RNAcentral holds the sequence, with entries from ENA. The RNA shown here (transfer RNA) has 74 nucleotides and comes from an Elusimicrobiota bacterium. The coordinates come from a structure-prediction model, not an experiment, and the mean pLDDT is 83. The organism belongs to Elusimicrobiota, within Bacteria.
RNA sequence: UGCGCCCGUAGCUCAGGGGUAGAGCAUCCGCCUUUUAAGCGGGUGGCCGCGCGUUCAAAUCGCGCCGGGCGCAA
Numbered sequence: 001u002g003c004g005c006c007c008g009u010a011g012c013u014c015a016g017g018g019g020u021a022g023a024g025c026a027u028c029c030g031c032c033u034u035u036u037a038a039g040c041g042g043g044u045g046g047c048c049g050c051g052c053g054u055u056c057a058a059a060u061c062g063c064g065c066c067g068g069g070c071g072c073a074a
Stems, first nucleotide, its partner, number of pairs: 001073008011025004019056001027043005049065005
């Protein structure tokens, strides 16, 4: 450098694969406790890597690009 495969969704780790975007951790508030931690309840937080297309409707399907990982070739 080329080809093939996989991945990119919340601050982090990941679900969700056409019809209102979720969980755990973290963070904030409250309860409990003499206090802290632990535990319990609640809140905040992402229009889903970028663009174009298909569709009534796209995080989800197709194409291109960007980034990451693995393999093969050189």